[in-house]
RNA sequence: AUGGAGGCGCGGAUUUCAAGAGUAAAUAAUUGAAGAAGAAUGAGCUUCUUAGAUGGUUAUUGAAAGGGAAAUUUGCCGAAGUAAUAAGAAACUCAUUUUCUUAGAACUGGGUCUGUGUUGAAUAAGUACAGAACUGUCAUAUAGGAAACUAUAUGGAGGGCUAU
Numbered sequence: 001a002u003g004g005a006g007g008c009g010c011g012g013a014u015u016u017c018a019a020g021a022g023u024a025a026a027u028a029a030u031u032g033a034a035g036a037a038g039a040a041u042g043a044g045c046u047u048c049u050u051a052g053a054u055g056g057u058u059a060u061u062g063a064a065a066g067g068g069a070a071a072u073u074u075g076c077c078g079a080a081g082u083a084a085u086a087a088g089a090a091a092c093u094c095a096u097u098u099u100c101u102u103a104g105a106a107c108u109g110g111g112u113c114u115g116u117g118u119u120g121a122a123u124a125a126g127u128a129c130a131g132a133a134c135u136g137u138c139a140u141a142u143a144g145g146a147a148a149c150u151a152u153a154u155g156g157a158g159g160g161c162u163a164u
Base pairs, nucleotide, nucleotide: 001164002163003162004161007077009076010075011074012073013072014071015070016069017068025061026060027059028058029057030056031055035048036047037046038045039097040096041095042094043093044092080108081107082106085103086102087101088100089099090098109135110134112132113131114130115129116128117127118126119125137156138155139154140153141152142151143150144149
């Protein structure tokens, strides 16, 4: 460099489903009395409002996004995931935050389970740390074997392992 293996293996797309949520919002009734809205806070700007707003309660309707699961399909085996940091974007402007997108140092062999922390609406899921058994691979030791190799124990990391 080219090819290849790992298995409840990894990612994308589509469909369905749960949750979000009987929430946001809409309409009506009622209450109430001076402020309220434009993602959060501060300042500004604009708008609504004593012709009673915003808010509370009740009734009738009633979503969506981010996050997730399953099936199908497709691309694959650093598959991919997390992510410091940087740039850009977001439904008023500026500052700080928040969210999203792109690039991405660094870390993680793989999936499963348990505990704690954290993100999360979450009993989902992700992630960090600790632990458990499992699994692929190589190294070392021991045992068996003529050998190929097999078993057990310990250790390593995908920048690995294997064939040419």
A computed fold for a 164-nucleotide RNA from uncultured Pseudogracilibacillus sp., annotated as Lysine riboswitch aptamer. Taxonomically the source falls in Pseudogracilibacillus (Bacteria, Bacillati, Bacillota, Caryophanales). The sequence is in RNAcentral, with records from MGnify.